[in-house]
RNA sequence: GCGCCCGUAGCUCAGUUGGAUAGAGCGCAGGAUUCCUAAUCCUGAGGUCGCAGGUUCGAAUCCUGCCGGGCGCG
Numbered sequence: 001g002c003g004c005c006c007g008u009a010g011c012u013c014a015g016u017u018g019g020a021u022a023g024a025g026c027g028c029a030g031g032a033u034u035c036c037u038a039a040u041c042c043u044g045a046g047g048u049c050g051c052a053g054g055u056u057c058g059a060a061u062c063c064u065g066c067c068g069g070g071c072g073c074g
């Protein structure tokens, strides 16, 4: 330098036939329970879906460029 894959909550990920409020588990905060912890249960907060642009009535999803990570080739 070229090709392929990946980037979504603090962490691990789901969601890619475009469709309306963006989710799960763990973690975190508050509460219930307990003599106190742990476990369990309830509630809640937390996201410019890597960045920018384009297509579309509508984009996490399609297209282009760039950034970062991984693998392969030279």
Base pairs, nucleotide, nucleotide: 001073002072003071004070005069006068007067010026011025012024013023019057028044029043030042031041032040050066051065052064053063054062
This is a predicted structure of a 74-nucleotide RNA (transfer RNA) from Inquilinus sp. Lineage of the source: Bacteria > Pseudomonadota > Rhodospirillales > Rhodospirillaceae > Inquilinus. Its Rfam family is "tRNA". It is annotated as a transfer RNA.